A computed fold for a 350-nucleotide part of an RNA from an uncultured bacterium, annotated as small-subunit ribosomal RNA, central domain. Its mean pLDDT, the model's own confidence on a scale to 100, is 87. RNAcentral holds the full RNA, with entries from ENA and SILVA.

Context: one part of a larger RNA
C1' cells in the first nucleotide's frame, strides 16, 4: 500500500537523451478482444439471509424450500467507448525554403592594463603593515621613480532585473569546426507523438600521471590580541588554484516549485524576429509570434503567496513522502585508486 500530498510543515531524481512499458489527433469500413444484454450449465456440502413450509408443548436445535455463492464455461445477441486490422486526413510531431539574435559547445592564434621577479639608470632612509604595533624588508642601496626583459593567471569600461545553454555553467579579440532556438513562407511527410528502468552530461574541492606556477593561499610558522586564542588582524608560506589526459559524481545541484498538452481577466518594462499605418529613409505607435522581469482579477492556499513563465482549471506518464531521534547510519550488495558514493534498515528512546 486505501487515501491524501511533494514553492516554505515529510516529500520533485542535478540535467537530458531513450529501450520496454504506460497514455495516445481526426474520418471511415471491417472484426468483435475488452465491454453491455439474453438464455443454458456449472458454482460441494455446511455456515448465512427469508412476513417461506414443518418436527420436538414454544425457543435454542433439528429438517424441507428458496435465496446467496458478487465467479468461470458455452451459445445468441449489440457495436457507442477502448482494442486489433485496413485505407484515408492534416490541426499534433517533423523535414524543406528565406531571414536573424545569442558570453552555447571544441581547437589554434592573439591583445592591452595590472601583479610579481630580472637587468641596468636617478634617488637616500627609510619601507611595509594596523585599532595602535610587531614579526618582516632595507646602506651588500630597499620603498619611491624611469627604460628594459621574463612568466603566469585573469579579462576593468561595454554589463544590463540583459543574452545563450538541458543543467552544471558560458563574458579581451580573431580564425577554424560544430549543437541547439526564434520568426516568416506555408512546399513536403502523414500521428511518425508524451512520458520513461537504463545510459551519458554533471560547480567547487578531492584523486593518478606528466607539466605549470604571477598572484591568490587551506596546512604551517612567526608577529600581534587575549584570562588563553591551536580563531578572527598582520608577515610569510606548501599543497592547491592553471594546462593536458584519465577518474571522482556530490551541492543550499535553489525557483527548495518533475516533464508534456489543452484552457482561464488585464496593466506595465525588457531581449529576438514578423507585418501594418503614417514618414523620403529612420524612429516613435498599433497587430502578432517567442522569451525573460515586475504588478495584479478570478481561482487556489494553513498562511506566506501563486495567479497565462500557475502554486489556477484539467488530462497523460514518471519521481517521491507517510512522527522526532537513533540515520542518510550499521549490514549486505553494486561502484570508486583512495577519499568516498548509490542503495538502505533495526534495536532502543521520546
Nucleotide at each position: 500500500u486505501u487515501g491524501g500530498g511533494c514553492g516554505u510543515a515529510a516529500a520533485g531524481a542535478g540535467c537530458u537523451c531513450g529501450u520496454a512499458g504506460g497514455c495516445g489527433g481526426u474520418c471511415u469500413g471491417u472484426c468483435g478482444c475488452g465491454u453491455c444484454g439474453g438464455c443454458u450449465g456449472u458454482g460441494a456440502a455446511a455456515a448465512c439471509u427469508c412476513g417461506g413450509g414443518g418436527g420436538c408443548u414454544c425457543a435454542a436445535c433439528c429438517c424441507c424450500g428458496a435465496g446467496c455463492u458478487u465467479g468461470c464455461a458455452g451459445u445468441c445477441g449489440a457495436u457507442a467507448c477502448g482494442g486489433g486490422c485496413a485505407g484515408g486526413c492534416u490541426a499534433g510531431a517533423g523535414u524543406u525554403c528565406g531571414g536573424c539574435a545569442g558570453g552555447g559547445g571544441a581547437g589554434a592564434c592573439u591583445g592591452g592594463a595590472a601583479u610579481u621577479c630580472c637587468u641596468g639608470g636617478u634617488g637616500u632612509a627609510g619601507c611595509g603593515g594596523u585599532g595602535a604595533a610587531a614579526u618582516g624588508c632595507g646602506c651588500g642601496g630597499a620603498u619611491a621613480u624611469c627604460a628594459g626583459g621574463a612568466g603566469g593567471a585573469a579579462c576593468a569600461c561595454c554589463g544590463g532585473u540583459g543574452g545563450c545553454g538541458a543543467a552544471g555553467g558560458c563574458g579581451g579579440g580573431u580564425c577554424u569546426c560544430u549543437g541547439g532556438g526564434c520568426c516568416g513562407a506555408u512546399a513536403c511527410u502523414g500521428a511518425c507523438g508524451c512520458u520513461g528502468a537504463g545510459a551519458g552530461c554533471g560547480a567547487a574541492a578531492g584523486c593518478g600521471u606528466g607539466g605549470g606556477g604571477a598572484g591568490c593561499g587551506a596546512a604551517c610558522a612567526g608577529g600581534a590580541u587575549u584570562a588563553g586564542a591551536u580563531a578572527c588582524c598582520c608577515u610569510g608560506g606548501u599543497a592547491g588554484u592553471c594546462c593536458a589526459c584519465g577518474c571522482c559524481g556530490u551541492a543550499a545541484a535553489c525557483g527548495u516549485u518533475g516533464g508534456g498538452c489543452g484552457c482561464u481577466a488585464g496593466g506595465u518594462g525588457u531581449g529576438g524576429g514578423a507585418u501594418c499605418c503614417c514618414u523620403u529613409c529612420c524612429a516613435c505607435g498599433g497587430u502578432u509570434c517567442c522569451g525573460u522581469g515586475c504588478c495584479g482579477c478570478a481561482g487556489c492556499u494553513a498562511a506566506c503567496g501563486c495567479a497565462u513563465u500557475a502554486a489556477g482549471c484539467g488530462c497523460c506518464c514518471c519521481g517521491c513522502c507517510u512522527g522526532g531521534g537513533g540515520a542518510g547510519u550499521a549490514c549486505g550488495g553494486c561502484c570508486g585508486c583512495a577519499a568516498g558514493g548509490c542503495u538502505a534498515a533495526a534495536a532502543c528512546u521520546c